[in-house]
RNA sequence: GAAAGAAAAAGGCAAACCCGCUGAAAAGCGGGGACGCAAAGUCACCGGUCUACGGGGCGUAACAACCCUAAGACAGCGGGACCGCCUAC
Numbered sequence: 001g002a003a004a005g006a007a008a009a010a011g012g013c014a015a016a017c018c019c020g021c022u023g024a025a026a027a028g029c030g031g032g033g034a035c036g037c038a039a040a041g042u043c044a045c046c047g048g049u050c051u052a053c054g055g056g057g058c059g060u061a062a063c064a065a066c067c068c069u070a071a072g073a074c075a076g077c078g079g080g081a082c083c084g085c086c087u088a089c
Base pairs, nucleotide, nucleotide: 001089004087005086012037013036017032018031019030020029021028022027035076041082042081043080045079046078047077048074049073050072054069055068056067057066
């Protein structure tokens, strides 16, 4: 120095599920808990996925139902950007 991650050390994160709080929801945060992770650190830029309060369409006597919509979310779906620990080498 590292574009690679074999073995190891120091340490790190924490899926499902349970409890509490926030939220219309998706989901997030805190506690417990570990399926896993070498970026499971950070960022919604590109693709993708989830949700649809509000808005629009359709419809109704009026509701409802149904369809569309991200300004909401997912970085533990892929790509990209930025930063970082250790090491065969």
Molecule: c-di-GMP-I riboswitch aptamer